[in-house]
RNA sequence: AGAGUUUGAUCCUGGCUCAGGGUGAACGCUGGCGGCGUGCCUAACACAUGCAAGUCGAACGGAUGACUAUAAUUGAAGCUUCGGCCGAUUUUAUAGAAAUUAGUGGCAAACGGGUGAGUAAUGCAUAAGCAACCUGCCCUUAAAUUUGGGAUAACUUCUCGAAAGGGGAGAUAAUACCGGAUACUCUCAAAUAUUCGCAUGAAUUUUUGAGGAAAGGUUUACUGUUUAAGGAUGGGCUUAUGUCUGAUUAGCUUGUUGGUAGGGUAAUGGCCUACCAAGGCAAUGAUCAGUAGCUGGUCUGAGAGGAUGGUCAGCCACACUGGGACUGAGAUACGGCCCAGACUCCUACGGGAGGCAGCAGUGGGGAAUUUUGCGCAAUGGGGGAAACCCUGACGCAGCGACGCCGCGUGAGUGACGAAGUCUUUAGGGAUGUAAAACUCUGUCAAGAGGGACGAUAAUGACGGUACCUCUAAAGGAAGCCCCGGCUAACUACGUGCCAGCAGCCGCGGUAAUACGUAGGGGGCAAGCGUUACCCGGAUUUAUUGGGCAUAAAGAGCAUGUAGGCGGUGAUUUAAGUCAGAUGUUAAAGUCUCAAGCUCAACUUGAGUUCGCAUUUGAAACUGAAUCACUAGAGGUCAGUAGAGGAAAGCGGAACUCACGGUGUAGCGGUGAAAUGCGUAGAUAUCGUGAGGAACACCAGUUGCGAAGGCGGCUUUCUGGCCUGAUUCUGACGCUGAGAUGCGAAAGCGUGGGGAGCGAACGGGAUUAGAUACCCCGGUAGUCCACGCUGUAAACGGUGUUCACUAGGUGUAGGAGGUAUCGACCCCUUCUGUGCCAAAGAUAAUUCGUUAAGUGAACCGCCUGGGAAGUACGACCGCAAGGUUAAAACUCAAAGGAAUUGACGGGGGCCCGCACAAGCAGUGGAGCAUGUGGUUUAAUUCGACGAUACACGAAGAACCUUACCAGGACUUGACAUCUGCAGAAUUCUCAGGAAACUAAGAAGUGCCCGCAAGGGAGCUGCAAGACAGGUGGUGCAUGGCUGUCGUCAGCUCGUGUCGUGAGAUGUUGGGUUAAGUCCCGCAACGAGCGCAACCCUCGUCCCGUGUUGCCAGCAUUUCGGAUGGGAACUCACGGGAGACUGCCUGUGUUAAGCAGGAGGAAGGUGAGGAUGACGUCAAGUCAUCAUGCCCCUUACGUCCUGGGCUACACACAUGCUACAAUGGCCGGUACAAAGGGUAGCGAUACCGCGAGGUGGAGCCAAUCUCAGAAAACCGGUCUUAGUACGGAUUGUAGUCUGCAACUCGACUACAUGAAGCUGGAAUUGCUAGUAAACGCAGAUCAGCUAUGCUGCGUUGAAUACGUUCUCGGGCCUUGUACACACCGCCCGUCACACCAUGAGAGUCGGAAACACCCGAAGCCAAUGUGCUAACCCGCAAGGGAGGCAAUUGUCGAAGGUGGGUUUGGCGAUUGGGGUGAAGUCGGAACAAGGUA
Repeated sequence: AGAGUUUGAUCCUGGCUCAGGGUGAACGCUGGCGGCGUGCCUAACACAUGCAAGUCGAACGGAUGACUAUAAUUGAAGCUUCGGCCGAUUUUAUAGAAAUUAGUGGCAAACGGGUGAGUAAUGCAUAAGCAACCUGCCCUUAAAUUUGGGAUAACUUCUCGAAAGGGGAGAUAAUACCGGAUACUCUCAAAUAUUCGCAUGAAUUUUUGAGGAAAGGUUUACUGUUUAAGGAUGGGCUUAUGUCUGAUUAGCUUGUUGGUAGGGUAAUGGCCUACCAAGGCAAUGAUCAGUAGCUGGUCUGAGAGGAUGGUCAGCCACACUGGGACUGAGAUACGGCCCAGACUCCUACGGGAGGCAGCAGUGGGGAAUUUUGCGCAAUGGGGGAAACCCUGACGCAGCGACGCCGCGUGAGUGACGAAGUCUUUAGGGAUGUAAAACUCUGUCAAGAGGGACGAUAAUGACGGUACCUCUAAAGGAAGCCCCGGCUAACUACGUGCCAGCAGCCGCGGUAAUACGUAGGGGGCAAGCGUUACCCGGAUUUAUUGGGCAUAAAGAGCAUGUAGGCGGUGAUUUAAGUCAGAUGUUAAAGUCUCAAGCUCAACUUGAGUUCGCAUUUGAAACUGAAUCACUAGAGGUCAGUAGAGGAAAGCGGAACUCACGGUGUAGCGGUGAAAUGCGUAGAUAUCGUGAGGAACACCAGUUGCGAAGGCGGCUUUCUGGCCUGAUUCUGACGCUGAGAUGCGAAAGCGUGGGGAGCGAACGGGAUUAGAUACCCCGGUAGUCCACGCUGUAAACGGUGUUCACUAGGUGUAGGAGGUAUCGACCCCUUCUGUGCCAAAGAUAAUUCGUUAAGUGAACCGCCUGGGAAGUACGACCGCAAGGUUAAAACUCAAAGGAAUUGACGGGGGCCCGCACAAGCAGUGGAGCAUGUGGUUUAAUUCGACGAUACACGAAGAACCUUACCAGGACUUGACAUCUGCAGAAUUCUCAGGAAACUAAGAAGUGCCCGCAAGGGAGCUGCAAGACAGGUGGUGCAUGGCUGUCGUCAGCUCGUGUCGUGAGAUGUUGGGUUAAGUCCCGCAACGAGCGCAACCCUCGUCCCGUGUUGCCAGCAUUUCGGAUGGGAACUCACGGGAGACUGCCUGUGUUAAGCAGGAGGAAGGUGAGGAUGACGUCAAGUCAUCAUGCCCCUUACGUCCUGGGCUACACACAUGCUACAAUGGCCGGUACAAAGGGUAGCGAUACCGCGAGGUGGAGCCAAUCUCAGAAAACCGGUCUUAGUACGGAUUGUAGUCUGCAACUCGACUACAUGAAGCUGGAAUUGCUAGUAAACGCAGAUCAGCUAUGCUGCGUUGAAUACGUUCUCGGGCCUUGUACACACCGCCCGUCACACCAUGAGAGUCGGAAACACCCGAAGCCAAUGUGCUAACCCGCAAGGGAGGCAAUUGUCGAAGGUGGGUUUGGCGAUUGGGGUGAAGUCGGAACAAGGUA
């Protein structure tokens, strides 16, 4: 940093996709070790169990109480003088006492820990403010700690209850509670003076009055308590700026906005209440709806940005859901309370208990997320004087490859290279130094021993851990994905549009580097892939950094509000701008430099840090203020042009109608017709009248207007432009969201009008149909007035304004100059309107002072195609409808410009037996042959428009033969190799349809060698390698062939043009049969084709004359027969000749063309051979060759018989005819070219004949096939199914052949069918041609040949011409085609599936509103009931204060109601999308056949 994908190819536009990085991940396969991190993203779902907040006895009264002392009691063992002593032990009391502790009390529990539901601002971030505030514990300073009092829990007792939990009575303590005293820089009230500030105000001084404190504890040192001031810390409140999406949410708001007074709070404040005013917010987006915790940061990115907010850290919010307060320094309190609700649990049914979004853990949900672990050793927190206690905070361990980082799974040597596997052209190649083998090492893991730091005294969960040493052994440790392109990496087999793959393009239909497997290779590696999501690439939302003529995109046009932008000079200011300083920018993180764990990850230290705020300065630019100016803009005066607008009036032509005249049978209309009109008089024509609409010529890429638009003439009213003059104003300007106005046609409403035209409609045609195109009619409408609609390809497909940037040439309206008789020419200039063109621009086309160039200002609009300018909603409209305007789903394209082809019922030019002009046919008949179809055991196979069908087949009775039936063989009918035997071979015989099977006899050759033996060739037997296949694939192929087409084309090199595909050359003007030649030309040359060179024919010459020839000479049997001749014909060989060479004309002086001369031949002399690049996946695997596949006692081979010859039928190609230009009979002429020894076969004889007998000659210019036929001469037939025609059939024969039944040809006699010139349609041929006539040959025993290939004989007609048909060539044009018009492609209908709109309704959610009810609770009132502290009182009692209770305001949940909004379902219904070959048409693309 890019790449793939639209096309036949190209450039562009444009989307889709990929390569990168990342993650709290999940899934698949696999898994050695360690370090550091990290782990419910879903159900803020429900939770069993345990733990997570306690502590203080140095606040207090009690209780228990080891132990000690004293007193009493009990009295074991022992001793005893039996009196007792000693006294273990027990119990009790008193005093003390370590220690423990339920309760009262203090502090903590508001921290720490969790979660992200709510919240779009009561939040968060940044920067400020509080002169409007609070702050326990902590620190500093000053002062104090005085004097009294009454209760109450624990406890005892009684009692209620299942329990939870209470109730009564009695007693008691405090650092619990209360009264009094005193006190200040405390509070309040009143006064006072000074200083200061940003308004309200603040601070301070002085005086007076009123009010307000305290608690002790333990023991010699502290600690606690109270007041005041200050600090620190933590909070509270306020302000500014920033903080997602939707306008298909545009208006919201009544405590709402402000004021006064009061209340309330720590404190300001509508925070609350009363009264007053009517404000406040909003297009710079209020309100409403949706979504969302915010940030430091994290990921990505070159950056700007985009996405994100898990772990860590700051803030906020929440704690089952909703409401509420209490306590307190602090809470409206996660592990507190009260109430309501839902849920769960206990219950004796009366009533109670609970809240894991703390740590573990369970169920559930889910693709998915851990142990009911150890420890307070460290760090931190709470309590305590402390010891210490508590601490699921935290420190650790466990589980998970979830991530990052590190290490290992061994190292060296080792073959022209083992084995195995894969592959192969069978030789080899690959795996591969890889292995084995040899020599080493010891990281990790394992075992054994030692053993920390973390705590410099004690105390270690981690942990016998990290780390160190030793032991043995290569031993225990490699997978995953990919290999068609993008994208690094290729082969084999299997499969056969199947199975499957696929991120995009796309692979797979029998040779798959794309599926599956294997071998090999590539990549990464304890991981590798996939999926999901984010950024990137994507300049594909474009600030950096895009566009809008034709690709998506300029509003139909104007006026103008807000807004944005704005001319020249000067002064001031300092908001923007620029520079400096200060504050802040938490820590962590990023980055840089160091350091510590062996390195790294990780950790630590230092530095850096946008921005914001304050402040100081600068003054060019922008802004603001002021003063001037005139170049922008406007105004004045003079003048011109104009289909500019509105209204009124007038005019002629045409048309229709009415009336009248003339006049008679048609008119009209079309491609052709018909409907229609007309004898009731049309059309035509003349006259008169009426009516409505539109204004010919002028008329012009002329004019005017903002656009739509405006066209006869006159008048009235009216808008704007332009030119000239330069005296006026003094920036008054440009653009313009909303808004307003104008706005073609059609349409709508009301009322008129209505000639012509004319949707709908009727009729006639056309057509397969014709709801169309064409024709005849015809209503709305078109016209007018007034209103509505508000859209068009409303287009220059080009928003408005300003400035600048070569020209040339038209045209319209002015002005000026020069010159002149004269605006006749000429020049300059302003404004409009066209064309060409430079620079420049553009993807190209093209634009180019009228920009799409270069810049400036403002507005509108675009972001892949389809769905769709559609649905829903809203607004407008009488309606039709318009404006605004999506999504689901679906595709990988859709598109622009240009290129090369192909095509066109586009154009131009040209050619061809292409048409036309002719001649003869085919299509009808019979027959022959081929094909289809049908049939069959088989009717073998191939060929199917032209370019299959008398084609392969130049010969199917057997053979051929590939087909069928039957009978046989299995190394084979054929080839090579091995072994054995035998020469080969010939003959006889049995069975059999034959193949074949069985038996027997004869027989030994050639070469080498003395012999034995060997060799060549042949035969038989045996075994296996192999043979064999007309089996498949012509869409795997070679070769050969057909066709376009003997058409004139097809290309290349260099150069040039184009971003490129490509173009040029090869186009153009002529000419030619021809890309043939000439000229011109950014082309110059060249190649394959054309032509020529080759063959045959045509004239002449030369040479040679046998088998050919015979002029002259001789002979003759009269036959070139013989002698002879070499002239001629002819044969063979070789030459000459023809080149537009010559003349005339024409053409451009060319190429050439026309005519002529000469010539046998004249413009390619005639014919042949010769077939460019390519097209049709054309034909052929059955000529041959050949890859792959298939068969192998058969799909091979042999044999007999049959079939290929069938026959209701259809087509193709031919033959013979239909007759008199003829048939028949008789006579008589004239060819060429071929063939011949298993052959042609003469003379002669026989037969009516086919033919037979026979065998002269001939391997051929010698002999023979071999009589050519039509023609000609004579005769006959006389228009008929015939003396035409010969099919068919019968009989008798001939020939070939082993064999003519299926199934041959020919002969004779007899028979004598259809057919009287052929519908639509269609073929060949332009001169020795067509037509007619016969002859020969190949194949071949014979023949189905009427076929094919050749040969000669006789021998025409016609061509005006290129309009049309077919085919082709060149140029050009259009194209949505490129498989290329046999193309592409549209819509309905039918079927399947998908998403979606409407829908009677129905079921939920949400947020408001109105009313009802009204818990807890705060507040207020009352407080008759109750009441220890204080006061009065001797007392009784009273008072102050308090409590219960009651009432009221507010008030959650709940209820009712009408609406709003959102979602699910919904009979039916609407269109949309997708789908292989469905149906009907044929709308678009070419003039697409009606542009």
The prediction has a mean pLDDT of 84. Small-subunit ribosomal RNA from a metagenome, 1491 nucleotides, folded computationally. It matches the Rfam family "Bacterial small subunit ribosomal RNA". Its family is annotated with ribosome and structural constituent of ribosome in the Gene Ontology. The RNAcentral record of the sequence draws on SILVA.